[in-house]
Context: one part of a larger RNA
RNA sequence: GAACGAACGCUGGCGGCAUGCUUAACACAUGCAAGUCGCACGAGUGGUAACACAAGUGGCGGACUGGUGAGUAACACGUGGGAAUCUACCUUAAAGUUGGGGAUAACUAUUGGAAACGAUAGCUAAUACCGAAUGUGCCUGAGAAGGUAAAGCAGUAAUGUGCUUUAAGAUGAGCCCGCGGCUGAUUAGCUAGUUGGUGGGGUAAAGGCCUACCAAGGCGAAGAUCAGUAGCUGUUCUGAGAGGAAGAUCAGCCACACUGGGACUGAGACACGGCCCAGACUCCUACGGGAGGCAGCAGUGGGGAAUUUUGGACAAUGGAGGAAACUCUGAUCCAGCAAUGCCGCGUGAGUGAAGAAGGCCUUCGGGUUGUAAAGCUCUUUUUGCAAUGAAGAUGAUGACGGUAGUUGCAGAAUAAGGUCCGGCAAACUUCGUGCCAGCAGCCGCGGUAAUACGAAGGGGCCUAGCGUUGUUC
Numbered sequence: 001g002a003a004c005g006a007a008c009g010c011u012g013g014c015g016g017c018a019u020g021c022u023u024a025a026c027a028c029a030u031g032c033a034a035g036u037c038g039c040a041c042g043a044g045u046g047g048u049a050a051c052a053c054a055a056g057u058g059g060c061g062g063a064c065u066g067g068u069g070a071g072u073a074a075c076a077c078g079u080g081g082g083a084a085u086c087u088a089c090c091u092u093a094a095a096g097u098u099g100g101g102g103a104u105a106a107c108u109a110u111u112g113g114a115a116a117c118g119a120u121a122g123c124u125a126a127u128a129c130c131g132a133a134u135g136u137g138c139c140u141g142a143g144a145a146g147g148u149a150a151a152g153c154a155g156u157a158a159u160g161u162g163c164u165u166u167a168a169g170a171u172g173a174g175c176c177c178g179c180g181g182c183u184g185a186u187u188a189g190c191u192a193g194u195u196g197g198u199g200g201g202g203u204a205a206a207g208g209c210c211u212a213c214c215a216a217g218g219c220g221a222a223g224a225u226c227a228g229u230a231g232c233u234g235u236u237c238u239g240a241g242a243g244g245a246a247g248a249u250c251a252g253c254c255a256c257a258c259u260g261g262g263a264c265u266g267a268g269a270c271a272c273g274g275c276c277c278a279g280a281c282u283c284c285u286a287c288g289g290g291a292g293g294c295a296g297c298a299g300u301g302g303g304g305a306a307u308u309u310u311g312g313a314c315a316a317u318g319g320a321g322g323a324a325a326c327u328c329u330g331a332u333c334c335a336g337c338a339a340u341g342c343c344g345c346g347u348g349a350g351u352g353a354a355g356a357a358g359g360c361c362u363u364c365g366g367g368u369u370g371u372a373a374a375g376c377u378c379u380u381u382u383u384g385c386a387a388u389g390a391a392g393a394u395g396a397u398g399a400c401g402g403u404a405g406u407u408g409c410a411g412a413a414u415a416a417g418g419u420c421c422g423g424c425a426a427a428c429u430u431c432g433u434g435c436c437a438g439c440a441g442c443c444g445c446g447g448u449a450a451u452a453c454g455a456a457g458g459g460g461c462c463u464a465g466c467g468u469u470g471u472u473c
Stems, first nucleotide, its partner, number of pairs: 001473004006469005013345006019338002021303001026301003030298003035060003040057002044053003067256003077180006085173002090169008098132001100130002107122006137148004152161003182228003189219003194216008231253004235246004258279005281292004309335001311334003317331001318329004348378004358369004383410006392400001417462005422443003428457005438445002
């Protein structure tokens, strides 16, 4: 000098765009954050009916979006390759969608419990579930042979939309390898599923991934192992560069979801707002037993130098469901708060010498503050009031918002501070103080004439900021 997710002190007019718990991955009151489909289904309620509502069965989605960075030194990330894989919805193509069956929730009855939630008996439907037939397709197999599918609904109809199988695409995901990026040797040896093979198992898939047996290997001063620290990257800051430092916001990947473990369902999870077990904590209880998880958005306590509203809307963009209408969406778009940052604008302009008064200095002549003020002539960005009023979105629908903008009226009116002035380093005098009080980034000032302390006048610098502290280059 530059930079900051900054903080502190003094000060503070407006607008635009950004940013805003860096600390306790501490604990959380309350509300909301994931639903949707009646064109899968049978009851129920309302209605004359059409139809509406809608708990339940069923389907799809709750694996996306959003949050956090605790863990992780690892194929986690970055980059470049690879083969032994899967992929719901979507697209393309081919073939099919035959004929049956038994249940069960809801409901009804009885009944247990304080509650959470159940139990028994009976009734019923489906695109829920289960056989059969076909199967030139697909799978297994050397072969023989074996295994293996479906569902309908809407519409008068045309048709639409589903469902099943197969092939391909697209998208997404899993796996393997080369190389690359922290510190410590005051960590030198580490390793028994360890390294390799064979058989078997397991997975969507290669593989000690697991297991039985066999062999005795494998890694390491080019730093193994151990310990410490740490999410990684695109990027960001600085620097002439080489480098150094950082990894907030935004974007990609990873990991985590009270702590630890586990699987279930599913195309996909070992699942933030799912399940089970254990633990700590909190809450309810009729003491028998139950409920909970803000590292979602707001918000509270706590910690801290320090970080915002328990706001509006689905209008736009996007997502889920639906044939659609539409519903949901604290994603998102907006508004609110904060000089936290960057950028822009303003706090007036012209004229004005009796160089006024006052202040300060003085060699007492004067100098300086100073065209500064007053006065005169203007202007109205801002501001206040009034009127009008968008684009953003169109077939219709605007939260923002009567906002931005435009027009009119009023009136210089509503708007300047901070720090420094010994040298570095731009800017000087007087008074007070007297090694005191104090200053200070370094050198150093102060013990009676202090340009260095305190005040005043004057001056320098920056300016809605200025200075200090911290950190990085």

Notes: The part of an RNA shown here (small-subunit ribosomal RNA, 5' domain) has 473 nucleotides and comes from a lake water metagenome.